[in-house]
Context: one part of a larger RNA
Molecule: small-subunit ribosomal RNA, central domain
Organism: uncultured delta proteobacterium
């Protein structure tokens, strides 16, 4: 390479948008590039295969034939693929009507709590632990009441509930703004799917500049524990955590499960919508579309399990795997302020 694979054995890219490319609904006409059929030419000799001949035979040699998947030219076929024309509406999109949502950005406003400050009451303890001590307190703490300051987070509602491509999103109000869903069937008429490169987004930590700092808290200091204790426990505490702008680009970035479409028993819960039944109304019951869970046939699986949200049955496109270690390392390239990221071996060894 062929092949076989990727939930857990090696293997799905963190996520989206999209370029090239690959693939692509339905009807009809044309064309004849692919495709198919016939003919002609070519396809050196030797060799292989077949038939014959020469060395007594054979090996070997020799004559003729056949074959030669291929290429070119030519005549034809028109189902399929391609190309061109004309259509269609189911795919896709638009319009109109409607409701749901912690989707995003900015601005503003609350209440609870912690801490600090001021004042009042009040007196000897508080705090902390397995037990203690460090620590705080007669310069009046802890407790309690009133007032004030400031930062961060938004109890209950809250839910295998909702929204978002993923990362992620939770007090309330306003402004700006994206997407999805249901109904309708007015419009466009295949405009689609995927997507190497590319571009954008991307938790936490970390970095740069400036601000902010209540609580928490790497580092650090002290107290304990211990044989030791550079820990676990305690008292403190700086970066950081927060904001603005700019970097970084990684995670068990997980459903450890790429995306799209079609098909293949059901049952039950829940969220958003629509229709019917019923009714004074609200319920109830039935049907249906979209999401999100649980259970369970067929089928699949090494098993566990998956099972209309597939890991079933198929088609298309992308990414990735190929024994363990060395190693996601070295070297080189690219990116980064740095930390480092990305791409990615070999010797050697089992």
């Nucleotide at each position: 390479u062929u092949g076989g694979g990727c939930g857990u054995a090696a293997a799905g890219g963190g996520u989206g948008c999209g370029u090239a490319g690959g693939c692509g609904g339905u009807u009809u006409c044309u064309u004849a590039a692919g495709u198919c059929u016939g003919g002609c030419g070519u396809g050196a000799a030797a060799g292989c295969c077949c038939a014959g001949g020469g060395c007594c035979c054979a090996g070997c040699c020799u004559u003729g034939g056949a074959a030669g998947u291929g290429c070119g030219c030519u005549a034809g076929a028109a189902a399929c693929u391609g190309a061109g024309g004309a259509g269609c509406u189911u795919g896709a999109g638009u319009g109109c009507c409607g409701g749901a949502g912690g989707g995003g950005a900015g601005a503003g406003u609350g209440g609870a709590a912690u801490u600090c400050c001021u004042g009042g009451u009040g007196u000897a303890g508080c705090g902390g632990u397995g037990a203690a001590a460090u620590g705080c307190g007669u310069a009046g703490a802890u407790a309690u009441c009133a007032g004030g300051a400031g930062g961060a987070a938004u109890a209950c509602c809250g839910g295998u509930g909702g929204c978002g491509a993923a990362a992620g999103c939770g007090a309330c109000u306003c402004u700006c703004u994206g997407g999805a869903c249901g109904g309708u069937a007015a419009c466009u008429g295949a405009c689609g799917c995927u997507g190497a490169g590319g571009c954008a987004c991307g938790a936490a930590a970390g970095c740069g500049u400036g601000g902010g700092u209540a609580g928490c808290a790497a580092a650090c200091a002290g107290g304990a524990u211990u044989a030791g204790a550079u820990a676990c426990c305690c008292u403190g505490g700086u970066a950081g955590u927060c904001c603005a702008c700019g970097c970084c680009g990684u995670a068990a970035a997980c459903g450890a499960u790429g995306g799209a479409c079609a098909c293949u028993a059901g049952g039950u819960g829940u969220c958003g919508g629509g229709g019917g039944u019923a009714u004074c109304c609200a319920c109830u019951c039935c049907c249906u579309c979209g999401g999100u869970g649980c259970c369970g046939c067929c089928g699949c699986u090494a098993a566990c399990g998956c099972a209309u949200u597939a890991a079933g049955u198929g088609u298309c496109c992308c990414g990735c795997c190929u024994g363990g270690g060395a190693a996601g390392u070295a070297c080189g390239g690219c990116c980064g302020c740095a930390a480092g990221g990305u791409u990615a071996a070999a010797a050697c060894u089992c």